A computed fold for a 73-nucleotide RNA from Patescibacteria group bacterium AH-259-L07, annotated as transfer RNA. It matches the Rfam family "tRNA". Rfam's curators write: Transfer RNA (tRNA) molecules are approximately 80 nucleotides in length. Rfam classes the family as a transfer RNA. The coordinates come from a structure-prediction model, not an experiment, and the mean pLDDT is 80. The sequence was found in a public genome assembly. The organism belongs to Bacteria candidate phyla, within Bacteria.
RNA sequence: GGGGCACUAGCUCAAUUGGCAGAGCAGGACUCUCUUAAAGUCAAGGUUUCGGGUUCGAGUCCCGGGUGCCCCA
Numbered sequence: 001g002g003g004g005c006a007c008u009a010g011c012u013c014a015a016u017u018g019g020c021a022g023a024g025c026a027g028g029a030c031u032c033u034c035u036u037a038a039a040g041u042c043a044a045g046g047u048u049u050c051g052g053g054u055u056c057g058a059g060u061c062c063c064g065g066g067u068g069c070c071c072c073a
Base pairs, nucleotide, nucleotide: 001072002071003070004069005068006067007066010025011024012023013022019056028042029041030040031039049065050064051063052062053061
């Protein structure tokens, strides 16, 4: 220098052909228990890496940037 992949909740990851952004774990409250743990219930938690574009509508499609990993030179 060229190419590929990934980036979504604190963490690990889903999200079908573009159509309500979800789960598990962690954390919080509660139930149970002499207490802790375990188990159960409930609620909360999001600038989907950033900036544009297309579209009635974008996590998803297009362009550019950033970070990480890999391959080639």